[in-house]
């Protein structure tokens, strides 16, 4: 530098569910594993969703939707 086919160590945790916070989308914690090689961090761009508003618009949610930015484990090959 390249890709993640193989191996090992470890990591995360969808649906569902219990508690809790929120008008809501959803968040956090416990249980639980469908999956994930960045399913680590980031709401900068796009998408989607929620609430408010007659409308222009405003305030939010989502990184396990995509792109971008930052950082990083393992072995393999060059």
């Nucleotide at each position: 530098g390249u890709a993640g086919a193989u191996a090992a160590a470890g990591g995360c945790a969808a649906a569902c569910u219990c508690g809790u916070c929120g008008u809501g989308a959803g968040g956090c914690g416990g249980g639980g594993a469908c999956g994930c090689a960045a399913a680590g961090c980031u709401a900068g761009g796009g998408g989607u969703c929620u609430c408010c508003g007659g409308a222009g618009g405003g305030a939010g949610a989502u990184u396990g939707c995509c792109c971008g930015g930052c950082c990083g484990c393992c072995g393999a090959c060059c």